Context: one part of a larger RNA
């Protein structure tokens, strides 16, 4: 000087507590353990591993198994020697391939000898190649403590030093914020400000967007209009600025006024010096080590999809604040030319056919859904509830058997609110309802936005956790 203590003081946190909803049972999806397996490729393992790499395993991917091939190799340079390639076509073959048939005879430059680029093929060897191991040799990005308020330096000064002090104290703050004091004065990384988005309101511009007045008409559908919405450029608006009371004449704290909004308005981006020899050599980089007729590489089938179980996350539910049926209301954000597809005909349907329109404020995806009006069911393992399973079928794609999704008919399981435990959540939040997109041919309960509908509770700091700063002990560095 740190660390620690089932020491003290003080403070903050959805950390207790007040509340709502869940998870722990049921079923089924997904991920892991573990067990089979010829392989079930690999990695991540308390928080901070387990719907995590994977924004998507039928084949490819694919790193794994089995077979079946090649070796200057699939892939780069570079060096002889021939040939223009590419593509067609039989035959073997699971393909990979191997044999072989016609056909071809290429572009720039020319002194016509050839040279150049660029592809193929055959040959030689220097090399290629390794998702082989070592995140405990690395660099890069990541995660955690934490968006927690803290980590330092210069010069002075005190100490024989290590080191102190500043930074401690009194008060404040969301914060080492800020204000007073003070052998200390300064200063830098952070805090905040500056950045994006959202609340008001000017103003400029009005088509694809909007319609208040005037006509018009099924329909902003057309003349018209530039008001409003709206878009997206530019600026305005908030600062404790005004008043009141406390506060040390402070800093700032309690209240009120205007006002769209008030004390950091509301949300995102931003994450200090360090921690955990965190993770990652399987994104990519790279030292070493190690394979080299194989630890490289090309096929095809299989596996990454197993299944006595055990665990995390999540999805549907056990109903009447529901279920079916039938009418009818209102979004926001996206995406769309290898696309997005209206209308309209066919099908119970998932989808078929046939085709306008859109490089999009035009057209389409696209009928939001809970809601909300009628009706009917009446407390049953049911008209709740949907798992298995049986037939029949759509669609994408060479190809859905191992192993896709989605329909129709049937079948109709557990489950009657989940034990000891244990999450999230403070407000446009919690739950709850649905849309879009990335990924992708196909395949989402899982991700990431977006909007509807919309609570209840917080006396309060004694407990649990975790942090912070003072301040004591220590046989501990």
């Nucleotide at each position: 000087u740190g660390a620690c203590g089932g020491g003290g003081g003080c403070c903050c946190g959805c950390a207790c507590a007040a509340g709502c909803g869940g998870u722990g049972g049921a079923g089924c999806a997904u991920g892991u353990g573990g067990u089979u397996u010829a392989a079930u490729u690999c990695g991540a393992c308390g928080c901070a591993a387990c719907g995590c790499g994977a924004a998507g395993a039928a084949c490819c991917u694919u790193a794994c198994c089995u077979g079946g091939g090649u070796u200057u190799g699939a892939c780069a340079u570079c060096c002889u020697g021939g040939a223009a390639c590419c593509g067609a076509c039989u035959a073997a073959g699971a393909a990979a391939u191997u044999a072989g048939u016609a056909a071809u005879u290429g572009c720039c430059c020319u002194u016509c000898g050839g040279g150049g680029a660029g592809u193929c093929c055959a040959g030689a060897g220097a090399c290629a190649g390794g998702u082989g191991c070592u995140g405990c040799a690395u660099g890069g990005c990541u995660g955690u403590c934490g968006u927690c308020a803290g980590c330092u330096c210069g010069u002075g000064u005190c100490g024989u030093g290590a080191g102190a002090u500043g930074u401690u104290g009194g008060g404040u703050u969301a914060a080492g914020u800020c204000c007073c004091g003070c052998a200390a004065c300064g200063a830098g990384c952070g805090c905040a400000a500056c950045c994006c988005c959202u609340a008001u309101c000017u103003u400029u511009a009005g088509u694809u967007a909007c319609c208040a007045u005037c006509a018009u008409u099924c329909a902003g559908u057309u003349g018209g209009g530039g008001a409003c919405u709206c878009u997206a450029g530019a600026g305005a608006u908030a600062c404790u600025g005004c008043c009141c009371c406390g506060g040390u004449u402070a800093a700032c704290g309690g209240g009120g006024a205007g006002g769209a909004a008030g004390g950091u308005g509301g949300g995102g981006a931003u994450g200090a010096c360090g921690u955990c020899a965190a993770g990652u050599c399987c994104u990519c980089a790279u030292g070493g080590c190690c394979c080299u007729u194989a630890u490289a590489u090309c096929c095809a089938g299989g596996g990454c999809u197993a299944c006595a179980c055990a665990c995390g996350u999540g999805c549907u539910a056990c109903a009447a604040u529901g279920g079916u049926a039938u009418g009818u209301a209102c979004a926001g954000a996206g995406g769309g030319u290898c696309g997005c597809a209206a209308c309209c005909c066919c099908g119970c349907g998932a989808g078929g056919g046939u085709u306008a329109g859109c490089u999009a404020g035009u057209c389409c995806c696209u009928u939001a859904a809970a809601g909300c009006a009628u009706a009917u069911c009446u407390c049953a393992g049911u008209u709740a509830g949907g798992a298995u399973a049986g037939g029949a079928g759509u669609c994408u794609g060479a190809a859905a058997c191992u192993c896709g999704u989605c329909u129709c008919c049937u079948u109709g399981a557990a489950g009657u609110u989940g034990g000891c435990a244990u999450c999230g959540c403070u407000a446009g939040u919690a739950a709850u309802c649905a849309c879009a997109g990335a990924u992708c041919a196909g395949c989402a309960u899982g991700c990431u936005u977006c909007g509807g509908u919309g609570a209840a509770u917080a006396c309060g700091u004694u407990c649990c956790c975790g942090g912070g700063c003072c301040u004591u002990g220590u046989a501990c560095a």
Annotation
Predicted 3D model of a 477-nucleotide part of an RNA (small-subunit ribosomal RNA, 3' major domain) from an uncultured prokaryote. The coordinates come from a structure-prediction model, not an experiment, and the mean pLDDT is 85. RNAcentral holds the full RNA, with entries from ENA.